[in-house]
Molecule: FMN riboswitch aptamer (RFN element)
């Protein structure tokens, strides 16, 4: 410099405020965005745990202007989504979770 059949570490976040008899589970409104690809992504393509006997859920949800060699990524503007089990109701509360895992990073027999 390559680099494994190994090893080790990482690898989800979020209801303030305010109303109402009460709970942020309701209204207003707030607030969060995993992992790979691409011009930098919650809403383009692709993947992961998990539920379920199977189908199926998870896999949802975007458009308009503008820059620019390129952006549905960016900047401005308006919008929209969100697995399963508890509980009458939950994306945010408690569990399954001290856990799995896309995947990142490191370490290194070896050989040149």
């Nucleotide at each position: 410099u390559a680099g494994a059949u190994a090893c080790u570490u990482c690898a989800a976040g979020g209801c303030a405020g305010c109303a109402a008899a009460a709970u942020g589970a309701u209204g207003c409104g707030a607030c969060c965005g995993g992992c790979g690809g691409u011009a930098a992504a919650c809403c383009c393509c692709g993947c992961a745990a998990g539920c379920g006997a199977a189908a199926g859920c998870a896999u949802g949800a975007a458009c308009u202007a503008g820059u620019g060699a390129a952006a549905u990524u960016c900047u401005a503007g308006u919008g929209g989504c969100g697995a399963c089990a508890g509980u009458a109701a939950a994306g945010u509360c408690u569990g399954g979770a001290u856990g799995a895992g896309a995947g990142a990073a490191g370490u290194g027999a070896u050989g040149a």